[in-house]
RNA sequence: CUCUUAUCAAGAGUCGGGGGAGGAAUCUGGUCCGUGGAUCCCGCAGCAACCGUUACAUGGUAACAAGGUGCUAAUUCCAGCAAGCUUAUGCUUGAAAGAUGAGUG
Numbered sequence: 001c002u003c004u005u006a007u008c009a010a011g012a013g014u015c016g017g018g019g020g021a022g023g024a025a026u027c028u029g030g031u032c033c034g035u036g037g038a039u040c041c042c043g044c045a046g047c048a049a050c051c052g053u054u055a056c057a058u059g060g061u062a063a064c065a066a067g068g069u070g071c072u073a074a075u076u077c078c079a080g081c082a083a084g085c086u087u088a089u090g091c092u093u094g095a096a097a098g099a100u101g102a103g104u105g
Base pairs, nucleotide, nucleotide: 001105003103004102005101006100007099008098013044015043016042017041018040022033023032024031027080028079029078030077045072046071047070050068051067052064053063054062055061056060076097081094082093083092084091085090
């Protein structure tokens, strides 16, 4: 990187160090974050419970968090495509794309 599958409305940083201008995946539009130092990297802390461990007895339920990942602004920040309902426009559902885990060639 390909494919399969599950989840994506909840939760968790006013921390220390580095760094110095853009960042919120990509394109467009909107809306936000950022020199009162963001995004990012390291450390520490935390969240969650996919893998995991334990018990019951296993296609399940419950508990736990040592370990492997992941995550810690805003629903995956919102919309774009399709359908339905309304039509001031908005709402709902689904898809696509993306993210993460587990497996796979």